RNA sequence: GUGGCCGUAGCUCAAUGGUAGAGCACCGGUUUGUGGUACCGGCGGUUGUGGGUUCGAGCCCCAUCGGCCACC
Numbered sequence: 001g002u003g004g005c006c007g008u009a010g011c012u013c014a015a016u017g018g019u020a021g022a023g024c025a026c027c028g029g030u031u032u033g034u035g036g037u038a039c040c041g042g043c044g045g046u047u048g049u050g051g052g053u054u055c056g057a058g059c060c061c062c063a064u065c066g067g068c069c070a071c072c
Base pairs, nucleotide, nucleotide: 001071002070003069004068005067006066007065010024011023012022013021018055026042027041028040029039030038048064049063050062051061052060
């Protein structure tokens, strides 16, 4: 340099173009002599960034940034 894959909550990952979710973690409560376990509730997002298409984009298109892989 060329091609491909990935980027969503603190972490690991979902999500048919139609209100962005789960588990773990964190916080509070119940339980327990205390802690842990268990149960209930809560907090948390500019979907890497900038544009485009569309009534509507995490999803489709273009560019760009970062990571990984292959080739050169």